[in-house]
RNA sequence: AUUACGAAAAGGCAAAUCUACUGAAAGGUAGAGACGCAAAACCAUGGGUCUAAGGUGAAAGCUAAGAUUGCCAGGUUAUCGAA
Repeated sequence: AUUACGAAAAGGCAAAUCUACUGAAAGGUAGAGACGCAAAACCAUGGGUCUAAGGUGAAAGCUAAGAUUGCCAGGUUAUCGAA
C1' cells in the first nucleotide's frame, strides 16, 4: 500500500409521522423528526415489488417507456484501523 474484517474514535446518512410543493398514481423534493444503517454513498444493469396516465377490453381486468438502491443481487467509489 492492497484485500478481507468491523472493536474503538472522528464523523455521516435519515425510517415512520407531520407540514408545504409536485405527480394521473405509485412516488419524489424541502423543513421538522430519528426507526435504524459499515457503504442507508452513486448507478434502474438483472430479478422482485408498487402504480396504471396512455393503450387495450363489453366488463372485470391486463399492460411500464413510470417508481422503488432503506427489497435482493451486481457494478463503481469512499472514512478510521484494534483483534